[in-house]
RNA sequence: AAUAUGCGUAGAGGUCGCGCUUUUUAAGAGUAACAUUUCGGAUGUUGGCAGAACAGGAGAAGGAAUGGGAAAGGAAAAAGCGCCGAAGGGAGUAAUGAUGCCAACUUGCUGCCCUGGGCAUACAGUGAAGAACUGUAUGACUGUCAUCUGACGAGGAAUCUUUAGAUGGAGAGCUAUGUUUGUU
Numbered sequence: 001a002a003u004a005u006g007c008g009u010a011g012a013g014g015u016c017g018c019g020c021u022u023u024u025u026a027a028g029a030g031u032a033a034c035a036u037u038u039c040g041g042a043u044g045u046u047g048g049c050a051g052a053a054c055a056g057g058a059g060a061a062g063g064a065a066u067g068g069g070a071a072a073g074g075a076a077a078a079a080g081c082g083c084c085g086a087a088g089g090g091a092g093u094a095a096u097g098a099u100g101c102c103a104a105c106u107u108g109c110u111g112c113c114c115u116g117g118g119c120a121u122a123c124a125g126u127g128a129a130g131a132a133c134u135g136u137a138u139g140a141c142u143g144u145c146a147u148c149u150g151a152c153g154a155g156g157a158a159u160c161u162u163u164a165g166a167u168g169g170a171g172a173g174c175u176a177u178g179u180u181u182g183u184u
Stems, first nucleotide, its partner, number of pairs: 001184004006179006014084001017083009034067006043055003047102004087115004091110005116142002119139008144169008153160002
């Protein structure tokens, strides 16, 4: 000096790059709670089971009418903040889960698995939803690297720089840089 390997540091991607918070708006919804009247006629109080207690013929559940009138989860926009495995999904696990058990829900953890990124379309799922999200497939786009090919330029040549195209890969990637160890 070159190269391989390990460990760090910094950086790039952009049709809305990613996440979080706050505010506003639409939707939820003229729905639910609640009140009155009425029908009803024996159950109800938790999503399931069990148990206990309580309410109930002085009328339970449920229905209708009138009045009344929300909220949460989910979304969009703007602003702010943190960032570039940003993050998301699945699976597992732990906690929560009215008295017990279970489930839903919610939260935490784990490179165990998948996804480079956003977009469009189709299907499936979640969802109140023609919103939005997730998954799969397809399509073009985009960043990056590798291989091959063409072109301009440099060089005596090998080859190199720039650029265009084709094919392929995956973020455990790529670029720059520091350093450990090994090889030449």